[in-house]
Parts: sequence; C1' cells; structure tokens
RNA sequence: GCCUUCUUAGCUCAGUGGCAGAGCGUCAGUCUUGUAAACUGAAGGUCGCCGGUUCAAUCCCGGUAGGAGGCA
Repeated sequence: GCCUUCUUAGCUCAGUGGCAGAGCGUCAGUCUUGUAAACUGAAGGUCGCCGGUUCAAUCCCGGUAGGAGGCA
C1' cells in the first nucleotide's frame, strides 16, 4: 500500500428496509427477623462519525475513524 471483517444499553451479543431487543448487571417493589435466592416492575441507546439512495435506513451505497485478520 491492497483485500476481508467488526463497531447496536454499563458488559456480552441478537436484529438486516416499516415503533430498537435479549441475557447478565443497576435501581425499586413483593417475599424474609435480616441478607441472599426467587418473582414482578423500571431506568438506561443521536445503532462509531459524515454524506447518498428511498415515502421510510441499525439494515442498502460511498467516504471516514478505530479494532481484528490476510496478502505484498
């Protein structure tokens, strides 16, 4: 220098055009003499960034930043 791939909640990851989700964690409640466990509920996201296509983009296209791998 070129190619491939990843980037979504605090962490690990789904989702692949039509309202953004799960597990764990956090907080509150129920239960308990109390704690844990269990159960119920809640909070938490400009979907890395900038453009484009589209009635509509986390998803498709281009660029860019960072991570991983390969070739030279």